RNA sequence: UCUUAUCAAGAGAGGUAUGAGGGAACGGGCCCUAUGAAGCCUCGGCAACCUGCUUAACGGUAAGGUGCUAACUCCCACCCUUGGGAAAGAUAAGG
Numbered sequence: 001u002c003u004u005a006u007c008a009a010g011a012g013a014g015g016u017a018u019g020a021g022g023g024a025a026c027g028g029g030c031c032c033u034a035u036g037a038a039g040c041c042u043c044g045g046c047a048a049c050c051u052g053c054u055u056a057a058c059g060g061u062a063a064g065g066u067g068c069u070a071a072c073u074c075c076c077a078c079c080c081u082u083g084g085g086a087a088a089g090a091u092a093a094g095g
Base pairs, nucleotide, nucleotide: 001095002094003093004092005091006090007089012043013042014041015040016039021032022031023030027076028075029074044069045068046067048066049065050064051062052061053060054059073088078085079084080083
């Protein structure tokens, strides 16, 4: 970088810090944050995909590999207008 699948569920604390930002980008909102943001470290947890076990199958289970661990991908924005679909992004597997 390409393809496919999924994205309305689930899941926290501590330490550190030269200490103020963050929620993907742009734009408009709205939230979180000195009762410490982002970052880094440690220990947990969740179970999306792969994997193991199990089932005829649906599914269940484990937590090994990635991943995730505020708010529907936080909402909208682009198209059609019952509400859907795109685009982009994120994650996994394969090339």